[in-house]
RNA sequence: AGUAUACCGCCCAAGAAAUCUCGUAUAUAUUUGGGAUAUGGCCUGAAUGUUUCUACCCGGAAACCUUAAUUUUCGGACUACGAGCUAUUGAAACGAAUAA
Numbered sequence: 001a002g003u004a005u006a007c008c009g010c011c012c013a014a015g016a017a018a019u020c021u022c023g024u025a026u027a028u029a030u031u032u033g034g035g036a037u038a039u040g041g042c043c044u045g046a047a048u049g050u051u052u053c054u055a056c057c058c059g060g061a062a063a064c065c066u067u068a069a070u071u072u073u074c075g076g077a078c079u080a081c082g083a084g085c086u087a088u089u090g091a092a093a094c095g096a097a098u099a100a
Base pairs, nucleotide, nucleotide: 004098005097008095009094012090013089014088020084021083022082023081024080025079026055029048030047031046032045033044034043035042040065041064049056057076058075059074060073061072062071063070
């Protein structure tokens, strides 16, 4: 100095696995048979629920319950589907990039 284009940047396109995030389903919900229970309030089977496989419980707090059956509330996911992000790859021109 910028012919030129290996590197870099800008811009565009594509894009994993895993993780994370967002959305949808479902409300970790409802109904019911049998069994258990006060140092207790649980175990088990079935059904409904989802463009839906699986799961459908755990712990805390409060109330309530006198042997029969729980209620309210707080915190916690799992699973399915869709989307985003990213490693990375490709490409013309351009550049404040730049080897020979």

A computed fold for a 100-nucleotide RNA, annotated as Purine riboswitch aptamer. The sequence was found by an Rfam model in a public genome assembly. Model confidence (mean pLDDT): 77 of 100. It matches the Rfam family "Purine riboswitch aptamer". Its family is annotated with purine nucleobase biosynthetic process in the Gene Ontology. About the family: Riboswitches are metabolite binding domains within certain messenger RNAs that serve as precision sensors for their corresponding targets.